Overview
Transfer RNA from a Candidatus Woesearchaeota archaeon, 73 nucleotides, folded computationally. Its Rfam family is "tRNA". The family's RNA type in Rfam is transfer RNA. Rfam's curators write: Transfer RNA (tRNA) molecules are approximately 80 nucleotides in length. Its mean pLDDT, the model's own confidence on a scale to 100, is 83.
[in-house]
């Protein structure tokens, strides 16, 4: 060099055009406990890799770029 795939909170992760982006798990506060731990209830944290482009509306489609995994040379 070319080919498939994939990028979303701290990690995993649902979401395949239309309300204010889903959960787990970690954090934190609160309630339980003599205490830790479990349990319960709450909260905070995401400008969905970057930059255009379609569209009334884009994470979602389309184009270049980045970076990961595989694969062929």
């Nucleotide at each position: 060099g070319g080919g498939u795939c994939c990028g979303u909170g701290g990690u995993c992760u649902a979401g395949u055009g239309g309300c204010u982006a889903u959960g787990a798990c970690a954090u934190c506060u609160g309630c339980u406990u003599g205490a830790c731990g479990u349990g319960c209830a709450g909260a905070a944290a995401g400008u969905c890799g970057c930059c255009g482009g379609u569209u009334c509306a884009a994470g979602u489609c389309c184009g270049g770029c980045c970076g990961g995994a595989c694969c062929c040379a």